[in-house]
Background
The RNA shown here (c-di-GMP-I-GGC riboswitch aptamer) has 79 nucleotides and comes from Desulfocapsa sp.

């Protein structure tokens, strides 16, 4: 620096269910695993998703497990 996840040590948790903040999307804590080699972190880009709101414009806000970028980082072969 690049590949991978066979091994070994691990490691996060989808949907769902309790229970809780929030108008909402969707957020924490517990349960529980669908999956995951960065399913660690970050809203810098698009994307969707909710609000203001019936339409565009425009504005908040959410999705890091939608994609791309950043940034750290276990083991393993290979230079």
């Nucleotide at each position: 620096a690049g590949a991978g996840a066979a091994a070994a040590a691990g490691c996060c948790a989808a949907a769902c269910c309790u229970g809780u903040c929030g108008c909402a999307a969707g957020g924490c804590a517990g349960g529980g695993a669908c999956g995951g080699a960065a399913a660690g972190c970050c809203g810098c880009g698009g994307g969707u998703c909710c609000g203001c709101u019936g339409a565009a414009a425009g504005u908040g806000g959410a999705u890091a497990g939608c994609c791309g970028g950043g940034u750290c980082g276990c083991c393993u072969c290979u230079a």

The organism belongs to Desulfocapsa, within Bacteria. The coordinates come from a structure-prediction model, not an experiment, and the mean pLDDT is 86.